This is a predicted structure of a 1497-nucleotide RNA (small-subunit ribosomal RNA) from a metagenome.

[in-house]
RNA sequence: AGAGUUUGAUCAUGGCUCAGAUUGAACGCUGGCGGCAUGCUUAACACAUGCAAGUCGAACGCGAAAAUACCUUCGGGUAUGAGUAGAGUGGCGGACGGGUGAGUAAUGCAUGGGAAUCUGCCCAGUAGUGGGGGACAACUACCGGAAACGGUAGCUAAUACCGCAUACGUCCUACGGGAGAAAGUGGGGGACCUUCGGGCCUCACGCUAUUGGAUGAGCCCAUGUCAGAUUAGCUUGUUGGUGGGGUAAUGGCCUACCAAGGCGACGAUCUGUAGCUGGUCUGAGAGGAUGAUCAGCCACACUGGGACUGAGACACGGCCCAGACUCCUACGGGAGGCAGCAGUGGGGAAUAUUGGACAAUGGGCGCAAGCCUGAUCCAGCAAUGCCGCGUGUGUGAAGAAGGCCUGCGGGUUGUAAAGCACUUUCAAUUGUGAAGAUUGAUCAGAUGGUUAAUAACCAUCAGAUUUGACGUUAACUUUAGAAGAAGCACCGGCUAACUCAGUGCCAGCAGCCGCGGUAAUACUGAGGGUGCGAGCGUUAAUCGGAAUUACUGGGCGUAAAGCGCGCGUAGGCGGUUAAGUCAGUCGGAUGUGAAAGCCCCGAGCUCAACUUGGGAAUUGCAUUCGAUACUGCUUGACUAGAGUUUGGUAGAGGAUGGCGGAAUUCCAGGUGUAGCGGUAAAAUGCGUAGAUAUCUGGAGGAACAUCAGUGGCGAAGGCGGCCAUCUGGACCAAAACUGACGCUGAGGUGCGAAAGCGUGGGGAGCAAACAGGAUUAGAUACCCUGGUAGUCCACGCUGUAAACGAUGGGAACUAGCUGUUGGGAGGCAUAGACCUUUUAGUAGCGUAGCUAACGCGUUAAGUUCUCCGCCUGGGGAGUACGCCGGCAACGGUAAAACUCAAAGGAAUUGACGGGGGCCCGCACAAGCGGUGGAGCAUGUGGUUUAAUUCGAUGCAACGCGAAGAACCUUACCAGCCCUUGAUAUCCUCGGAACUUAGCAGAGAUGCUUUGGUGCCUUCGGGAACCGAGUGACAGGUGCUGCAUGGCUGUCGUCAGCUCGUGUCGUGAGAUGUUGGGUUAAGUCCCGCAACGAGCGCAACCCCUAUCCUUAGUUGCCAGCACGUAAUGGUGGGAACUCUAGGGAGACUGCCGGUGACAAACCGGAGGAAGGUGGGGAUGACGUCAAGUCAUCAUGGCCCUUAUGGGCUGGGCUACACACGUGCUACAAUGGUCGGUACAGAGGGUCGCCAACCCGCGAGGGGGAGCCAAUCCCUUAAAGCCGAUCGUAGUCCGGAUUGGAGUCUGCAACUCGACUCCAUGAAGUCGGAAUCGCUAGUAAUCGCGAAUCAGCAAUGUCGCGGUGAAUACGUUCCCGGGCCUUGUACACACCGCCCGUCACACCAUGGGAGUGGGUUGCAAAAGAGGUGGGUAGACUAACCUUCGGGAGGUCGCUCACCACUUUGUGAUUCAUGACUGGGGUGAAGUCGUAACAAGGUA
Repeated sequence: AGAGUUUGAUCAUGGCUCAGAUUGAACGCUGGCGGCAUGCUUAACACAUGCAAGUCGAACGCGAAAAUACCUUCGGGUAUGAGUAGAGUGGCGGACGGGUGAGUAAUGCAUGGGAAUCUGCCCAGUAGUGGGGGACAACUACCGGAAACGGUAGCUAAUACCGCAUACGUCCUACGGGAGAAAGUGGGGGACCUUCGGGCCUCACGCUAUUGGAUGAGCCCAUGUCAGAUUAGCUUGUUGGUGGGGUAAUGGCCUACCAAGGCGACGAUCUGUAGCUGGUCUGAGAGGAUGAUCAGCCACACUGGGACUGAGACACGGCCCAGACUCCUACGGGAGGCAGCAGUGGGGAAUAUUGGACAAUGGGCGCAAGCCUGAUCCAGCAAUGCCGCGUGUGUGAAGAAGGCCUGCGGGUUGUAAAGCACUUUCAAUUGUGAAGAUUGAUCAGAUGGUUAAUAACCAUCAGAUUUGACGUUAACUUUAGAAGAAGCACCGGCUAACUCAGUGCCAGCAGCCGCGGUAAUACUGAGGGUGCGAGCGUUAAUCGGAAUUACUGGGCGUAAAGCGCGCGUAGGCGGUUAAGUCAGUCGGAUGUGAAAGCCCCGAGCUCAACUUGGGAAUUGCAUUCGAUACUGCUUGACUAGAGUUUGGUAGAGGAUGGCGGAAUUCCAGGUGUAGCGGUAAAAUGCGUAGAUAUCUGGAGGAACAUCAGUGGCGAAGGCGGCCAUCUGGACCAAAACUGACGCUGAGGUGCGAAAGCGUGGGGAGCAAACAGGAUUAGAUACCCUGGUAGUCCACGCUGUAAACGAUGGGAACUAGCUGUUGGGAGGCAUAGACCUUUUAGUAGCGUAGCUAACGCGUUAAGUUCUCCGCCUGGGGAGUACGCCGGCAACGGUAAAACUCAAAGGAAUUGACGGGGGCCCGCACAAGCGGUGGAGCAUGUGGUUUAAUUCGAUGCAACGCGAAGAACCUUACCAGCCCUUGAUAUCCUCGGAACUUAGCAGAGAUGCUUUGGUGCCUUCGGGAACCGAGUGACAGGUGCUGCAUGGCUGUCGUCAGCUCGUGUCGUGAGAUGUUGGGUUAAGUCCCGCAACGAGCGCAACCCCUAUCCUUAGUUGCCAGCACGUAAUGGUGGGAACUCUAGGGAGACUGCCGGUGACAAACCGGAGGAAGGUGGGGAUGACGUCAAGUCAUCAUGGCCCUUAUGGGCUGGGCUACACACGUGCUACAAUGGUCGGUACAGAGGGUCGCCAACCCGCGAGGGGGAGCCAAUCCCUUAAAGCCGAUCGUAGUCCGGAUUGGAGUCUGCAACUCGACUCCAUGAAGUCGGAAUCGCUAGUAAUCGCGAAUCAGCAAUGUCGCGGUGAAUACGUUCCCGGGCCUUGUACACACCGCCCGUCACACCAUGGGAGUGGGUUGCAAAAGAGGUGGGUAGACUAACCUUCGGGAGGUCGCUCACCACUUUGUGAUUCAUGACUGGGGUGAAGUCGUAACAAGGUA
């Protein structure tokens, strides 16, 4: 410090997620030791039991018992125990310490100040401590009660209580005066006195009054301190004053009266949540989150209320009352409060022992010893956290065994182990043994203080004795032995770490993206690896990353985001200058900012964690002293901002009234006749009752053509005939005046298109709704005919729009050019439709700059200032609820649950479009011939079957694989057989190999049988072959073409597809390859930020067309010669044809024109051939998971007495049907018969087969020739010359069937071909639709070959013969190429995608209501307590005139008030029949709304 994730890819926006640190944690797996910390975050839920606050005999009175001893009259007594235990009176302490965080948003806390206060114990000072009195507990007696506890009577002490005296100081005061205290106890003691207690003196501790301090506490102020405005108004003791009361003290704290205030948008009130802080966690910081342990403050103590006592409480282990709960009870009454320490139940994911000790630290009481202390110190439990240590070390290659992988060679685990040599930390074991105790206590001394005193007491010293829970302490040491001690998570990317097996969208994983559908590095297991390590992972939570709330540090044209527009309040901001001030600002000093913590430097535990000393820091607040530039404030001045006045200018600016013409419609009349109207086409509609058309007249309403313009005006909405009236604003020019008067603007207020609403008018045209007609599968639409609200006017409401420049207002600055509107100034040789300049608008381009890009660019989206508004992922949702507004419609404000990992912007490359442009192709058109109808052949589907083997399936499967299914082929079916196998390699044994015949069987096969003894040799044996056996293995046309290679099809013989360097762009990418021409062509030329290059095109290759040359047999024969019935038959020839080698030729080369002086095109000449001469071969990058595992090869999987192998028979040839491809036809351009002519290219020895003979024929016999330019297949047919048929189901057509044959073959039944005789079906040119072909082509005619015994061949591949028609042209259909445009597509239009309905689940709104919580108001009620009153009752101290009084207690009563009750509201939570929409879900239904002109933008 970043990374993953939206896309085919890119940039940017934006969310989600991850890596880090942390925790009082929990859970899973695992677990050796120690140190230091920490440990109910939930039920402030309920609590059994024990303990947690007592102490003082030196304040006081009383005062046992057991036991022992003695006495005894046997009842008991005495002494000791013992003035002990014990309770009581009294004092001090129970207000500290300990716990908890419910309440509390301020009576709190933090920081800093303040004045009107109190303060026990403590310290210091001053002055005292005299003299009296009356009671009450305890106790005794009696009584009540179950108990708790209480009643009556009597006795009694005090440091308990009450007077009196005194009063330095204190308090009150009307300044005259007045008021108010006390307590003693203990130790010691020389004189003196004594009632022998003591007085007296002294010391110590006390007591009283008072002053000051310290400590602690109370009160007040300022500032800071969570969220919600869907909480906007709150308040009557409320705000202030006066008098009074009350308090320790100020104060409405309380009361009476008076005034009417006080708080609030700088957020009052209300609601929700919450103890606050030092700090802690995180972060670079600023911040954010948090408030366990430790420390400070506050609040609370079962819930609510109340006071008492006291220095201090409205009191955790005190009291009273009420309530709930629990317990005891004799039912009459009582008792209780763990949020102290342990502990229990409960709740919960979850949190410990009913331990030891007061040894230390501290606290209470006490003179002290001491007692008490669950504060505290320790121990126990828990890996809860942090820190440290260990689980060995060295050596050790045969790289062991085993595991895993493997390409079978090996690799890896791995020096790891074993083995050998060492060590012993820790744990275990033996013993020794600090420190915490330099303190305290006691004893006996010394010195000093005090004193009359050497006593006593106090202080300080040194000595002796003694005190340890922890504790079997820490530490050291002995002994033994590698001995007792390693796991967890992960390994697709982020993110370090990879293989195998299993599984097969199953099981499962997952933080995000996403894995899993038979080769999963992502599931599960294993091997290996990586990370951390006594821990490791997961979950939860916080901060970070997140600049994703942006102060530091973001944005708003299109991504979320500028209010529709003005005016204006508060607020914010604000021109020049001078002076003053010093609030802001800056600096110094002082106080404070507790300690701990963090940080730095040290120190102590072996280190560390931990502890500890010092420092720094604590960014803050307050006080004070300075500085004065800037801001503020005050005062004065100025004119550049702003405004006013004068004179002009333009304008659909606004309001009202009037006027005008054109047009539509209607009405009346005239003319006139059959249609009009409407549409893509129609129909509804109108019209013979006279329409439409046309003319004249009239009525009425609405809107204002031309001018008209990226023209004008207005703040926006908006404004358009003409005239008048009223009226707002802007601009220009020149002067004068005012003197900052300004800008913005939360709330507020006004204006605000269309539609809509109310009332009343008006209503021509248009036109929601509605009706009808069409269209359509449907058509509640688009189109047509009608048509009502409405549109218009007046008044009133509504208040929204893509109210858009999707761009808030104001100010300043920053290149220009061009147009246009309004105004001003200047110029002239030209007076203009002129030029220059200035100002205010309004447009187009463009520099710098900005921007994600597009784009903006002086009219900014540039650079700055200022003010306002708004945004923070998509959906849910601009919705629900609440409130406000509205007559309503609805508007404004405005969530959450839930759900997704995206949604969105700009640009790029493709693809696509019922977008555009250009171009091509038998693509259409123009033609010729077909298919689709018939019969048959063949293939396919389907069906059937034991099997009808398998594959191919739009073009690009279907006469395809198959260039030959009777057996074989053959893969299928039935049956019968074989199991190392039909075949290969290795091992063992035997045998030559091989061969004859017979029998059984459907055959495979089985049984029997004849002949045979080979080759080489170093004599051991070896090679080949055959048989048997064992196991490794063979074998598979079994699966996967979606695991593959190879091969092939297709777009397409279409003209395209790319690269290097450079340049442009943030980038994907672009450029080049686009453009202008041209071409069959990315062919070529020109231009150009491109320049070059590659694969394709073309050419090079083959055939063919002409010529030349070479050669001349088996081919040829012109001339010469011979010969025949005839024939190159023969001699000979090499001319010609031909054969097959080599050359020539054609290149837009030449001429003319067009074109841009180009490329090229058009025409012409010459030429056998002319613009690629005609064919062929040749198929770029790629697409279709195209086809093929059944050509072959091959990974994986599967079968192994079978899914392998052999054999016989059957099947692949089935047949209601459908389709494809063909053949033959339907006839006269023909059929039949007779005669007759002319090819090319092939094939042939298991072959082609001549002549001749036989047969009607298929064919048979026969045997010559030929391994082929020699012989054979081999008569080519159409054609031509004649004859016949005469338009008919025929002399067309030949299917089908019967009979008889031929040939091949082991064998023609299923299931061959051919021949002859007979039979003679459909069919008379083919619906919708559809195919081929542009020249030697179509059409037509025959011939050959491969496969092959034969053949289902009408197929396929070749060969030649005869030989046309047509193309105006590119509008349309199909396919393709280039450019451009739109896109929400990228699996790419066979795309994407919307809504209803149906089903399931989820959360949520409404809902008759129902049940809780909180709370306001109005009342009722009134325990206990306090205060006031008091006519009743009672009453020790003091006073008294002895009657009584003062004072007090009880009672009664008034006021306040808790619980509680009633009524009526508010608010919140839960629940509710039914209901509304929303979200999610697998392949459901209906349509097709959007994305392309998305088919109606």

Source information
The coordinates come from a structure-prediction model, not an experiment, and the mean pLDDT is 85. RNAcentral holds the sequence, with entries from SILVA. Rfam family: Bacterial small subunit ribosomal RNA.